[in-house]
RNA sequence: GGGGGCGUAGCUCAGUUGGGAGAGCGCCUGCUUCGCAUGCAGGAGGUCGAGAGUUCGAAUCUCUUCGUCUCCACCA
Numbered sequence: 001g002g003g004g005g006c007g008u009a010g011c012u013c014a015g016u017u018g019g020g021a022g023a024g025c026g027c028c029u030g031c032u033u034c035g036c037a038u039g040c041a042g043g044a045g046g047u048c049g050a051g052a053g054u055u056c057g058a059a060u061c062u063c064u065u066c067g068u069c070u071c072c073a074c075c076a
Base pairs, nucleotide, nucleotide: 001072002071003070004069005068006067007066010025011024012023013022019056027043028042029041030040031039049065050064051063052062053061
């Protein structure tokens, strides 16, 4: 330098036929208990890495860019 994968909640990730942003764990509150754990009910938390474009509508398609992993090439 070239190709490919990944980036979504605090963590691990799902969602790629373009239309509801979600799960588990964690966190908070309440119930239960003498108290804790477990269990049950409810809740908070996201500019979907960043910017632009296409579209009525983008996590999803296109372009640019950043980070990370990997393969190839180059130099020594």
A computed fold for a 76-nucleotide RNA from a Veillonellaceae bacterium, annotated as transfer RNA. Its mean pLDDT, the model's own confidence on a scale to 100, is 81. Its Rfam family is "tRNA".